[in-house]
RNA sequence: GGACGGUUAGCUCAGCGGUAGAGCGUCUCUCUUACACAGAGAAGGUCACAGGUUCGAGCCCUGUACCGUCCA
Numbered sequence: 001g002g003a004c005g006g007u008u009a010g011c012u013c014a015g016c017g018g019u020a021g022a023g024c025g026u027c028u029c030u031c032u033u034a035c036a037c038a039g040a041g042a043a044g045g046u047c048a049c050a051g052g053u054u055c056g057a058g059c060c061c062u063g064u065a066c067c068g069u070c071c072a
Base pairs, nucleotide, nucleotide: 001071002070003069004068005067006066007065010024011023012022013021018055026042027041028040029039030038048064049063050062051061052060
């Protein structure tokens, strides 16, 4: 330098162009003498960044950045 894949909650990851989710974690409540387990609930998101297409974009297109694999 080239090809491909990835970037979404604190972590690991889903997500048919039409209200952004799960597990774990955090906090609160119940339970317990207490802790743990269990149950119920809550908080937490500029969907890497910038443009474009569209009535509408996490999703489609372009560019940039970073990470990974391969080729040279």
Record summary
Predicted 3D model of a 72-nucleotide RNA (transfer RNA) from a Candidatus Yanofskybacteria bacterium. Its Rfam family is "tRNA". By type it is a transfer RNA. NCBI's taxonomy places the organism under Bacteria, Bacteria candidate phyla, Candidatus Yanofskyibacteriota.